RNAcentral holds the sequence, with entries from ENA. The RNA shown here (transfer RNA) has 72 nucleotides and comes from a Candidatus Vogelbacteria bacterium. RNAcentral records the identical sequence in 2 taxa. The coordinates come from a structure-prediction model, not an experiment, and the mean pLDDT is 81.

[in-house]
RNA sequence: GCUCUCAUAGCUCAAUGGAUAGAGCGCAGGCCUCCGAAGCCUGAAAUCGAGGUUCGAAUCCUCGUGGGAGCA
Numbered sequence: 001g002c003u004c005u006c007a008u009a010g011c012u013c014a015a016u017g018g019a020u021a022g023a024g025c026g027c028a029g030g031c032c033u034c035c036g037a038a039g040c041c042u043g044a045a046a047u048c049g050a051g052g053u054u055c056g057a058a059u060c061c062u063c064g065u066g067g068g069a070g071c072a
Stems, first nucleotide, its partner, number of pairs: 001071007010025004018055001027043005048064005
């Protein structure tokens, strides 16, 4: 230098172009308890950035940024 691939809550991962982007762990609050743990309930929290296509984009296309792999 070229090609491929990945980027979504604090972490690990889901989501066929279409309902309010969900789950586990973690975090906060509550119930329970003499106090905790466990259990139960509730809550906060995310689509790497900029354009484009589309009635509608986390998803498709382009460029960029970062990680990984291959070739030279």
Its Rfam family is "tRNA". It is annotated as a transfer RNA. About the family: Transfer RNA (tRNA) molecules are approximately 80 nucleotides in length.